[in-house]
The part of an RNA shown here (large-subunit ribosomal RNA, domain I) has 536 nucleotides and comes from uncultured Parabacteroides sp. It matches the Rfam family "Bacterial large subunit ribosomal RNA". Gene Ontology terms of the family: ribosome and structural constituent of ribosome.

Context: one part of a larger RNA
RNA sequence: GGCAGACGGUGGAUGCCUAGGCUCUCGGAGGCGAAGAAGGACGUGAUAAGCUGCGAAAAGCGCGGGGGAGGCGCAAAUGGCCCUAGAUCCCGCGAUGUCCGAAUGGGGCAACCCGGCAGGCAGUCGGCCUGUCAUCCCGUUAGGGAGGCGAACGCGGGGAACUGAAACAUCUAAGUACCCGCAGGAAGAGAAAACAACAGUGAUUCCGCAAGUAGUGGCGAGCGAACGCGGAAGAGCCCAAACCGGAGGCGUUUCGGCGCCUCCGGGGUAGAAGGAGCACGAUACGGCAAGAAGACUCCGAAGUGGAAGCCGCUGGAAAGCGGCGCCAGAGAAGGUGAAAGCCCGGUACACGAACCGGAGGCGAAGCCCAGUGUAAUCCUGAGUAGCGCGGAGCACGAGGAAUUCUGCGUGAAUCAGCGGGGCCCAUCCCGCAAGGCUAAAUACUCCCGAGAGACCGAUAGCGAACCAGUACCGUGAGGGAAAGGUGAAAAGAACCCCGAACAGGGGAGUGAAAAAGACCCUGAACCCGUCUGCCU
Numbered sequence: 001g002g003c004a005g006a007c008g009g010u011g012g013a014u015g016c017c018u019a020g021g022c023u024c025u026c027g028g029a030g031g032c033g034a035a036g037a038a039g040g041a042c043g044u045g046a047u048a049a050g051c052u053g054c055g056a057a058a059a060g061c062g063c064g065g066g067g068g069a070g071g072c073g074c075a076a077a078u079g080g081c082c083c084u085a086g087a088u089c090c091c092g093c094g095a096u097g098u099c100c101g102a103a104u105g106g107g108g109c110a111a112c113c114c115g116g117c118a119g120g121c122a123g124u125c126g127g128c129c130u131g132u133c134a135u136c137c138c139g140u141u142a143g144g145g146a147g148g149c150g151a152a153c154g155c156g157g158g159g160a161a162c163u164g165a166a167a168c169a170u171c172u173a174a175g176u177a178c179c180c181g182c183a184g185g186a187a188g189a190g191a192a193a194a195c196a197a198c199a200g201u202g203a204u205u206c207c208g209c210a211a212g213u214a215g216u217g218g219c220g221a222g223c224g225a226a227c228g229c230g231g232a233a234g235a236g237c238c239c240a241a242a243c244c245g246g247a248g249g250c251g252u253u254u255c256g257g258c259g260c261c262u263c264c265g266g267g268g269u270a271g272a273a274g275g276a277g278c279a280c281g282a283u284a285c286g287g288c289a290a291g292a293a294g295a296c297u298c299c300g301a302a303g304u305g306g307a308a309g310c311c312g313c314u315g316g317a318a319a320g321c322g323g324c325g326c327c328a329g330a331g332a333a334g335g336u337g338a339a340a341g342c343c344c345g346g347u348a349c350a351c352g353a354a355c356c357g358g359a360g361g362c363g364a365a366g367c368c369c370a371g372u373g374u375a376a377u378c379c380u381g382a383g384u385a386g387c388g389c390g391g392a393g394c395a396c397g398a399g400g401a402a403u404u405c406u407g408c409g410u411g412a413a414u415c416a417g418c419g420g421g422g423c424c425c426a427u428c429c430c431g432c433a434a435g436g437c438u439a440a441a442u443a444c445u446c447c448c449g450a451g452a453g454a455c456c457g458a459u460a461g462c463g464a465a466c467c468a469g470u471a472c473c474g475u476g477a478g479g480g481a482a483a484g485g486u487g488a489a490a491a492g493a494a495c496c497c498c499g500a501a502c503a504g505g506g507g508a509g510u511g512a513a514a515a516a517g518a519c520c521c522u523g524a525a526c527c528c529g530u531c532u533g534c535c536u
Stems, first nucleotide, its partner, number of pairs: 001535009015521001016485002020456002022453007029445002031149002039100003042055003046078001050074002061094006070082003105114003115133007135146004153184001154182005164171001168218001194201002205232005215223002236437003239381001243266010271415001273380004277374004286368003294362001296360005303351003309324005325342002327331001334344002386410007396422001417432005472479002492520001495507004
């Protein structure tokens, strides 16, 4: 030195565990903010570094409700307090709420600096306190509103490339990612100038099928409908105009008016055309998506009641085992020294709110609506429809290319009218554009409650089970960890010894166990030792 065995050290795998995650389901909520948010800075405790709470009224103040014996957070200890005259704690409503931050009196290198006006204090002028003073929009004054933040979902304005096509340019990826604007609890769409096809349907949205069909496509890669059928849901309405009336302005006037414009009110809303006008008739019956206060009902937001077990044995400990019982609208799950229906807290079930929140019907008022006929005088959305050029969007890449949008140009008809039915024409059929609103079925989950898992179990599961978006890195944008487990209970080792020792260790003691001693469950391997044997 090697090998082997034994015993250790080191190390932290493995097993077991779970305080945390992940993915869903059902219900709730879907916003917060100039009444100053989100997020912070700085303070705040008898002592107080951090976290949590709170705000100079500062781990808190008032009131109402619940609850009933202890309490002064995590978090020990000392000192000192509070509490059956009801504390701590829980719920609700208030009060206070420094400074920064949209930040808004002005400024500024956020948490700081400096002002105006009014009032007050004062030891009176370089002090202090309270209130107020940004900008934009609407509105005559008064007054009202906006701004910023927020996870996804939505609509709109912009809009890639890698990639695929086995290269690549049309094409694809994809109207995706990303940027911007705006909104809501959903958004958007929506009440036929629709589909269909000689039969009919009757707003929109979503799901299943139709169907990877018809098509489209360097007819490559790919892209990819509709009709119709079955379901979810179900709802329909209002203007503009004609006509009537009023107000204001302007023009004209023989001052009697008349005309034009603007605004307001009535009227009116359709495609078997409808309405105005005219004639007759009526003020009813109904409907409503909007609906105050209020009482009522239900739900939520603290809580309350809630059945039934003892003995023996083993053991440190009984819930285990044995014996004999009991409850069950409750044998869910959890805890208790091991494995508990009957020990604890719960569970089924039954109750519960002064104040607060939500829902429902009721509810004064509010809103809406009527018939018949006639005639063909008036009205029925114009730089519109259409067309040309250039684009875009439609599953459809310019194609025979309709339908939709529009940057430039051009430019109708007016109900004897106009649009569409995939070039175009005719016949036929369907509809009425160029104004607007509209629940539900649908999408999503930052958040709250209840629950589930052939999800993870500390190199896993969120980056984060632990004081983590921390430490640390970076000028910055940004990047971004590691780190869980004594024991049933601290009973966390009084005292003694070695030692320089508040290091470490040996006794003693605790404990079932200390080879559970805080570097603490188990404690693998690598690696490092000590002893013994064998070999060299």